[in-house]
Context: one part of a larger RNA
Molecule: large-subunit ribosomal RNA, half B
Organism: Pirellulales bacterium
RNA sequence: CGGUGGUUAAGGAACUCUGCAAAUUGACCCCGUAAGUUCGCGAUAAGGGGAGCCUUCCUUUGUUUACGCAUCGGGAGGCCGCAGUGAAUCGGCUCUAGCGACUGUUUAUCAAAAACACAGGUCUCUGCUAACUCGUAAGAGGAUGUAUAGAGACUGACGCCUGCCCGGUGCCGGUAGGUUAAGGAAGAGGGUUAGCCGCAAGGCGAAGCUCGCGACCGAAGCCCCGGUAAACGGCGGCCGUAACUAUGACGGUCCUAAGGUAGCGAAGUUCCUUGUCGGGUAAGUUCCGACCUGCAUGAAUGGCGUAACGACUGGAGCACUGUCUCCACGAGGGACCCGGUGAAACUGUAGCCGUGGUGAAGAUGCCACGUACCCGCGGUUAGACGGAAAGACCCCAUGAACCUUUACUGUAGGCUGAUAUCGGGCUGAGGUACGUUUUGUGUAGUAUAGGUGGGAGGCUAUGAAGCGGUGGCGCCAGCCAUCGUCGAGCCAACGUUGAAAUACCACCCUGAAUGUGCUUUAGUUCUAACUUUGACCCUGUGAAACCAGGCAAAGGACAGUGUCAGUUGGGCAGUUUGACUGGGGCGGUCUCCUCCAAAAGAGUAACGGAGGAGUACAAAGGUACCCUCAGCCUGGUUGGCAAUCAGGCGACGAGCGCAAGGGUAGAAGGGUGCUUAACUGCGAGACCCAUAAGUCGAGCAGAUACGAAAGUAGGUCCUAGUGAUCCGGUGAUCCCGUAUGGAAGGGUCAUCGCUCAUCAGAUAAAAGGUACUCUGGGGAUAACAGGCUUAUCGCCACCGAGCGUCCACAGCGGCGUGGCGGUUUGGCACCUCGAUGUCGGCUCAUCACAUCCUGGGGGUGAAGAAGCUCCCAAGGGUUUGGCUGUUCGCCAAUGAAAGUGGUACGUGAGCUGGGUUCAGACCGUCGUGAGACAGGUCGGUCCCUAUCUGCCGUGGGCGUACGAAACUUGAGGAGAUUCUUCUUUAGUACGAGAGGAUUUAGAAGGACGUAGCUCUGGUUUACCAGUUGUCGCGCUAGCGGCACGGCUGGGUAGCUAACUACGGAACGGAUAAACGCUGAAAGCAUCUAAGCGUGAAGCCCGCUCCAAGAUGAGGUUUCGUAAGAGCAAUUGCUCGAAAGUCCCCUGGAAGACUACCAGGUUGAUAGGCCGGAUGUGUAAGCGGGGUAACUCGUUAAGCUAACCGGUACUAAUGGACGAAAG
Repeated sequence: CGGUGGUUAAGGAACUCUGCAAAUUGACCCCGUAAGUUCGCGAUAAGGGGAGCCUUCCUUUGUUUACGCAUCGGGAGGCCGCAGUGAAUCGGCUCUAGCGACUGUUUAUCAAAAACACAGGUCUCUGCUAACUCGUAAGAGGAUGUAUAGAGACUGACGCCUGCCCGGUGCCGGUAGGUUAAGGAAGAGGGUUAGCCGCAAGGCGAAGCUCGCGACCGAAGCCCCGGUAAACGGCGGCCGUAACUAUGACGGUCCUAAGGUAGCGAAGUUCCUUGUCGGGUAAGUUCCGACCUGCAUGAAUGGCGUAACGACUGGAGCACUGUCUCCACGAGGGACCCGGUGAAACUGUAGCCGUGGUGAAGAUGCCACGUACCCGCGGUUAGACGGAAAGACCCCAUGAACCUUUACUGUAGGCUGAUAUCGGGCUGAGGUACGUUUUGUGUAGUAUAGGUGGGAGGCUAUGAAGCGGUGGCGCCAGCCAUCGUCGAGCCAACGUUGAAAUACCACCCUGAAUGUGCUUUAGUUCUAACUUUGACCCUGUGAAACCAGGCAAAGGACAGUGUCAGUUGGGCAGUUUGACUGGGGCGGUCUCCUCCAAAAGAGUAACGGAGGAGUACAAAGGUACCCUCAGCCUGGUUGGCAAUCAGGCGACGAGCGCAAGGGUAGAAGGGUGCUUAACUGCGAGACCCAUAAGUCGAGCAGAUACGAAAGUAGGUCCUAGUGAUCCGGUGAUCCCGUAUGGAAGGGUCAUCGCUCAUCAGAUAAAAGGUACUCUGGGGAUAACAGGCUUAUCGCCACCGAGCGUCCACAGCGGCGUGGCGGUUUGGCACCUCGAUGUCGGCUCAUCACAUCCUGGGGGUGAAGAAGCUCCCAAGGGUUUGGCUGUUCGCCAAUGAAAGUGGUACGUGAGCUGGGUUCAGACCGUCGUGAGACAGGUCGGUCCCUAUCUGCCGUGGGCGUACGAAACUUGAGGAGAUUCUUCUUUAGUACGAGAGGAUUUAGAAGGACGUAGCUCUGGUUUACCAGUUGUCGCGCUAGCGGCACGGCUGGGUAGCUAACUACGGAACGGAUAAACGCUGAAAGCAUCUAAGCGUGAAGCCCGCUCCAAGAUGAGGUUUCGUAAGAGCAAUUGCUCGAAAGUCCCCUGGAAGACUACCAGGUUGAUAGGCCGGAUGUGUAAGCGGGGUAACUCGUUAAGCUAACCGGUACUAAUGGACGAAAG
């Protein structure tokens, strides 16, 4: 010194994030208990009272033959103590909010919660071979259950309730239309070629084979149409308006799928915000009640209440306390010392100081100065950017892993279709082929004229017209078919018409009907494939609820299964998710052109300063010829500043499609004519240049245009107008052609397809989260701190516009200017990412001064008092509370004052851990989601035995030129250094008054410090007493052990504070600001230049302490002085011996050890003993009294630690060291 327990005066939460911790309470009996309430609770509510022992009486129960024993309850009387559940075990209570109903469950090892669960509520699915789940399957769970059942989801007792929106997404339903796969398939085409044509080249080309197309058929899905919110989800804005004002019942308008209802509301949700008001408090960022301006409440992602419950989270009070003011004492166990045993991390080597500076920017090691004899031990942690862990924050990696989704690509599974397993019948519907029968209405016209051709007659007793019925079609006129009746006619030619008779025949078109064949499809039915069932059908010499077969039943070409196909598919998987960047993210940018930067060759960076391009043009190209612009002045019809016209001036200021620059009038500008060189094949040589690209280009050949010709022309005044390779298309082609011939396919030439714009282009095809995280790296790069800088910040100064009645400067000081500081916010990114712990508090400080108080002064718009302002001054001081994590701040109350800053925003190997900043959880907001939020909220592991330096103590060695014992000096260092109030001077000076001093003397006090224990108290675990339970000493009595010293009441010494005493001073010296004397420079003036003074809590003394290792080792006094013995024989060595010291021993108000002090027989050092003091409070025994508990006497008794005095009874035995014969 801290850990575990004990006690504590006065106060009583003032502590602190928080009453954390501790204390209080406590078992039992009795009395008594509020609000509220789901009537159960609340409730041990709260708050009170009792209790031991003895005697006696009544009484309950058990047992016993009985005596009796045990036991429940009550009455009366008595006894003792501070205290009777006498110890131990054993709730502190109340009020008020939030959340969750409750009991439960959870992150084994930092979170126990408001999270999970829960009974209850709701929705959805599921009819049994159930849905769902596991499994490739068989099979199993569900369930030996059957919708009052099972599964999934949300909500979360109970009460009152649960609004509006179906536009989006999802789910469910619908199916006319659109779209749509495999498969099927009419048809057309390509290749090949028997053959044919052709002199040849070559062309045509059947069947077959073959290749790719392909009308049409073809499901689910999607589109589409509805429904559905206790599905995912969502639930507005602006303007105006009432007779004070304010507000806005009301109105207007825009948008929406609909615009938030009830309730609640600064909330676990409210940023601003400590909202405002009220309550509580002396004081309330918390709390409670309200208000409503809800950044960003809100109804089963449930809303609002709610009794009971909670190791949950706030607030308040009572009780209680060492939590605190403010600590003190004591116990045992560590530390410390001795003996034994005996690790660890760490460690470049170490002969390991301070300060200032320097320096990869914070030095034991460098430089300078200072300091410092050598070595331990105990302590303490300020430093060794201490140890531990290749930083978890941050960034980076063409790192990883999980998670999400409307990222990309797949995929299990689901749904659907085709086909196989796979058969028969019937019916309906469709397609197609053939046959038959029919249909056909513009207007005009007898009237419902399909087209063309033929045609002059055709039909009719095998029943014409007419009439009646039925069926079909219909343009409602009629037509067709058929039946009955009837019994002989009906139609054509002619007119109308583009077209003439369905009078008649043939072929054909459109639609329809019908038959047959083929085919598709739907429905239904059959049974034989196939499937399923059959505890009470049979067999398996079989037990079996199993299996196989039989039999029976049900289903049935479905289902199931295989293959193929479409769709769905974060259920699962693999991946992607750019770079630059004054950290990263957000923002911006990424290719090309022009200018500046760019420093007169070229080139040259930045998230430097400015702009453009991602084309245009058939003329805006070529050529030949011609012309000259802009602007201004003058004149001229409308006509103006400006239109067209005329004249003049006008070298370039115009124009040149488009940005800028360069260029340009002797054209590149403006016109006109003719035209296509906006050509083909090439290209000496250059520019540029990493490559790849890019640029210029005379000239040659061919074919052209213009020009009389020379000539010019391979686009445009120039510099932007863009994209490698792969892959693919098209055209051409002398190329290749897998036995051969062809073909397919390829090559070559030309050309087309990329905002591949991240523009030298990773793929045809790609987004997010991580606080559950991980790995590798980085101080190449952020957050803290340091460093540099000082914009910002703080302070100062200069100037003097103005204010100040007057007056720039008592006090202020516009616009400006110059500095200083390195406390703010920043900038930079220099040390540190193989770790420099981060806010605040506590503790302990230390420095600066730009001074808050106290001290000394100048000025004042200073009467006094009180102020304001400036100068000097860092000695000392600089409060306690309420709120909040707070620093800060606000508030309350004091006070002389409640200073500003630095010290790694001093101080976590010193403490704390409330805040921030891991993992859990809730709310609001954002996000489809995983998740996120300098938003809020509840909860949440703080390690280190000290090697070196430093510091505080304490020793050993050696030195201090003989050895000792004492006493000292003081170089130097450290400490201390304070303030207020009152009285007097004096109600004086001053002042009209109100008020009210300087100065002097005295007194008291606060805080601080030093010492002490007489007093007052605390403690007092070796003192005294009381007392409970139990055990022991055989029992009684009396004692003892244990239970926190068992508890309780007291208490000596010691230690101690709250107690007691004292201290700061005075006096000097030198000064600061300031005030002076004398006094020149400068005949004056001047505090200064020479000289001399006054002058502060500040400086030096003075006061206290340390101090000669003050290696500069000081001074004084006293003591010791030795020649003895032995060896050697010049010095020398050994022994003995001096003053004295040490070991050892007895001890100590001294002490970790050591040291120090007292003593060691010539002795009171300790113990013992004796006496006393003190404390406790009347011992035991005996006697007396009482039935007994108990009581009285002996008795102020007995006992009494550490205290005081005395006394050798015991123990202090014994040994060693020790000097210059200068």